A computed fold for a 73-nucleotide RNA from a bacterium, annotated as transfer RNA.
RNA sequence: GGGCUGUUAGCUCAAUUGGUAGAGCAACUGACUCUUAAUCAGUAGGUCGCCGGUUCGAUCCCGGCACAGCCCA
Numbered sequence: 001g002g003g004c005u006g007u008u009a010g011c012u013c014a015a016u017u018g019g020u021a022g023a024g025c026a027a028c029u030g031a032c033u034c035u036u037a038a039u040c041a042g043u044a045g046g047u048c049g050c051c052g053g054u055u056c057g058a059u060c061c062c063g064g065c066a067c068a069g070c071c072c073a
Base pairs, nucleotide, nucleotide: 001072002071003070004069005068006067007066010025011024012023013022019056027043028042029041030040031039049065050064051063052062053061
């Protein structure tokens, strides 16, 4: 320098053909318990990497950029 893959909640990851973004863990609240923990119930938490484009509508399609990983030179 070129190619490919990835970037979504605090962490690890899903999301069908473009049509209201989810799970586990963590956090918080409550119940239970002799206490911590565990268990059970609930709550909160998201500019879907950034900037544009296409579309009635974009996490999803297109372009550029940034970052990470792999491969080639």